Predicted 3D model of a 694-nucleotide part of an RNA (large-subunit ribosomal RNA, domain II) from a Candidatus Omnitrophota bacterium. Lineage of the source: Bacteria > Pseudomonadati > Candidatus Omnitrophota. The sequence was found in a public genome assembly. Its mean pLDDT, the model's own confidence on a scale to 100, is 86. It matches the Rfam family "Bacterial large subunit ribosomal RNA". Its family is annotated with ribosome and structural constituent of ribosome in the Gene Ontology.

[in-house]
Context: one part of a larger RNA
RNA sequence: CCCGGCGAGUUAUCGUCAUCGGCGAGCUUAAGUCCGCUACUGCGGGCGCAGGCUCAGGGAAACCGAGUCCUAAUAGGGCGUUUAGUCGGUGGCGAUAGACCCGAAGCCAGGCGAUCUACCCAUGGGCAGGGUGAAGCCCCGAGAAAUCGGGGUGGAGGCCCGAACCGGUGUCGGUUGAAAACGGCUCGGAUGACCUGUGGGUAGGGGUGAAAGGCCAAUCAAGCCUGGUGAUAGCUGGUUCUCCCCGAAAUAGCUUUAGGGCUAGCCUCGCAUGUUUCCUUACGGGGGUAGAGAUACUGGGUGGGCUAGGGGGCCUACCAGCCUACCAAACCCAACCAAACUCCGAAUACCGUAAGGUUAAGUGCGGGAGUUAGACCGUGGGGGAUAAGCUUCACGGUCGAGAGGGAAACAGCCCAGAUCGCCAGCUAAGGCCCCUAAAUCUGAGCUAAGUGGUAAAGGAUGUGGAGCUGCUUAAACAACCGGGAUGUUGGCUUAGAGGCAGCCAUCAUUUAAAGAGUGCGUAACAGCUCACCGGUCGAGUGGUUCUGCGCCGAAAAUGAUCGGGGCUCAAGCUCAGUGCCGAAGCUGCGGGUUGCUGGUCUCUGCGGAGAUCAGCAGCGGUAGGGGAGCGUUCCAUGCGGGCUGAAGGUGGAUCGUGAGGUCUGCUGGACUGCAUGGAAGUGAGUAUGUCGGG
Numbered sequence: 001c002c003c004g005g006c007g008a009g010u011u012a013u014c015g016u017c018a019u020c021g022g023c024g025a026g027c028u029u030a031a032g033u034c035c036g037c038u039a040c041u042g043c044g045g046g047c048g049c050a051g052g053c054u055c056a057g058g059g060a061a062a063c064c065g066a067g068u069c070c071u072a073a074u075a076g077g078g079c080g081u082u083u084a085g086u087c088g089g090u091g092g093c094g095a096u097a098g099a100c101c102c103g104a105a106g107c108c109a110g111g112c113g114a115u116c117u118a119c120c121c122a123u124g125g126g127c128a129g130g131g132u133g134a135a136g137c138c139c140c141g142a143g144a145a146a147u148c149g150g151g152g153u154g155g156a157g158g159c160c161c162g163a164a165c166c167g168g169u170g171u172c173g174g175u176u177g178a179a180a181a182c183g184g185c186u187c188g189g190a191u192g193a194c195c196u197g198u199g200g201g202u203a204g205g206g207g208u209g210a211a212a213g214g215c216c217a218a219u220c221a222a223g224c225c226u227g228g229u230g231a232u233a234g235c236u237g238g239u240u241c242u243c244c245c246c247g248a249a250a251u252a253g254c255u256u257u258a259g260g261g262c263u264a265g266c267c268u269c270g271c272a273u274g275u276u277u278c279c280u281u282a283c284g285g286g287g288g289u290a291g292a293g294a295u296a297c298u299g300g301g302u303g304g305g306c307u308a309g310g311g312g313g314c315c316u317a318c319c320a321g322c323c324u325a326c327c328a329a330a331c332c333c334a335a336c337c338a339a340a341c342u343c344c345g346a347a348u349a350c351c352g353u354a355a356g357g358u359u360a361a362g363u364g365c366g367g368g369a370g371u372u373a374g375a376c377c378g379u380g381g382g383g384g385a386u387a388a389g390c391u392u393c394a395c396g397g398u399c400g401a402g403a404g405g406g407a408a409a410c411a412g413c414c415c416a417g418a419u420c421g422c423c424a425g426c427u428a429a430g431g432c433c434c435c436u437a438a439a440u441c442u443g444a445g446c447u448a449a450g451u452g453g454u455a456a457a458g459g460a461u462g463u464g465g466a467g468c469u470g471c472u473u474a475a476a477c478a479a480c481c482g483g484g485a486u487g488u489u490g491g492c493u494u495a496g497a498g499g500c501a502g503c504c505a506u507c508a509u510u511u512a513a514a515g516a517g518u519g520c521g522u523a524a525c526a527g528c529u530c531a532c533c534g535g536u537c538g539a540g541u542g543g544u545u546c547u548g549c550g551c552c553g554a555a556a557a558u559g560a561u562c563g564g565g566g567c568u569c570a571a572g573c574u575c576a577g578u579g580c581c582g583a584a585g586c587u588g589c590g591g592g593u594u595g596c597u598g599g600u601c602u603c604u605g606c607g608g609a610g611a612u613c614a615g616c617a618g619c620g621g622u623a624g625g626g627g628a629g630c631g632u633u634c635c636a637u638g639c640g641g642g643c644u645g646a647a648g649g650u651g652g653a654u655c656g657u658g659a660g661g662u663c664u665g666c667u668g669g670a671c672u673g674c675a676u677g678g679a680a681g682u683g684a685g686u687a688u689g690u691c692g693g694g
């Protein structure tokens, strides 16, 4: 993990509400007891009036009483009065109990453990071999002595090396191991605070501990076993048949509260009310938002003017005075800004009244909930960085709880809300060259970048459209031919400066025209060229503004790509148009079901209920509310089936919206079904459930 069995809202009491029934100003017995039937435990009937609820309330109470309390109050107000209860059955919910089931870590009590291990006590055992050579002693020597030196002897030590033994340093392996701590190599101690056998002692908030919270039987920040015990679990998981109707919330307030609650909000069911709800229009309202504004306030803020005050400079014995491309109040001018500015001021929204529309709700009371982690999108704001698939409000939408079509794929985007069936039709979004249903559709343009098929500042004789403007047959623009001179090498500067390093000036002449020179060039000249003029040629040629579509700007990590192929007067973009495709939308035909309205029939306790037909409106759905059913086991009563084959098993056929039912073949070999009621150990796929098997 799979298969099969088992496996979770129960029971008791009390309360509350609904419903059904009995009696009704009353209702009802409890324990117990008697009788009957049973036969060992119950059932039925009677007795039992003790008690309970109700029939009157108000007040703390005395007390008063359809009233009473507060109060001085005959003022006002609070709670009452204007009649329905009670007992039982069933169901919903609550309370108390384990209270839907499984699940802690834990707490406490009483016991069992020191055969593991820690420490201690008693009594035994063990430590190959080698090395070093303390004290003491002896001898010799030195010395006055104390004492010292040398040689020998001696054999000390938590001494040295190293087996057994004890340990466990490093590493490799092992890691569903050979092993729930091991193996290989390596390493520490090895006469000691050493190791070890046997017997004994200390026990759970206790022991023992050269101290690591270590160890106390593979368990230790409080052992193990049993009990209290079904501890508690605001947490996680699981919670079993069907169909029908409705259908949420992820908000507010409070919360040692924030992943939990309580009340409200939103859902559902019943009763009541009967248009109060909703939409549109009209009318009447209040407002200070969007916008706008600036001698209408409060503030902010730029430039200029004017001018206090200040800074700086000059002047000055002092007082003063003068200047100011400095800072700058108030004032003036111009142009601005504001959530916490407003002289103004919408659209919407909201409140009210009326009319109209419309099967569409609204409200009150009562039973039952669930929800209080929301998500994205659009719009208006705050926070953030006018960041975030960010965060926090508001209004709306969708998802949540929503399938279908589109967006290649894609909860939250676009279209559209799935009662069921149909090999019928029309459309929406989006599409119509092929993949791929439908136009290689019509007309007019644009784009050449595969732009389309993802980006900015900025840049550019890309190209289309619209304007303004200069020059131009007295010949423009471009090209070609020719000229482009003189004073003069202007002056200054400079080594030089001759149009052309730099500074100053930039005149005049001859002219058709020609700068005291546009660029290249030279050391400086020279040289080339331009401006400017003439000629050749013969019709356009420059500048600028707005605008459509393009270009560059443009780098990312496995192989590219618009979904792909592929597309260029398009299969791209813009404008106009016609048709078609396209969904579970709409229509058509048929069926089911719910609500409402109406007809008919049956029943009736006259309120109504059921059946049937027609019309109208509905029938997505999680949490959740409500309704109607199927099936299992057993009991009662009635009726059946069965060895000529029951249940069960396994195939087939068939009926029902479904849970399920029926018939039948084979198997099986003795029980079993239906109807009406009743009672439940009553339905399995998920709980790392549990037992068995694989």
Stems, first nucleotide, its partner, number of pairs: 001694006011097013026053003032047006057064002067079004100238002103235001107228006118202009127192001129161003132157001136153007165189003170185004204220001206216003241629006251264005265371002267368007276361001278357008291344001292342002298338003302334004307328001309327002311324004374399010404415003419591004424587003430581003433565003439578001441577006452567001458552002462549010479536005485509003490504003515530001519528002592619012630683001632680010648667008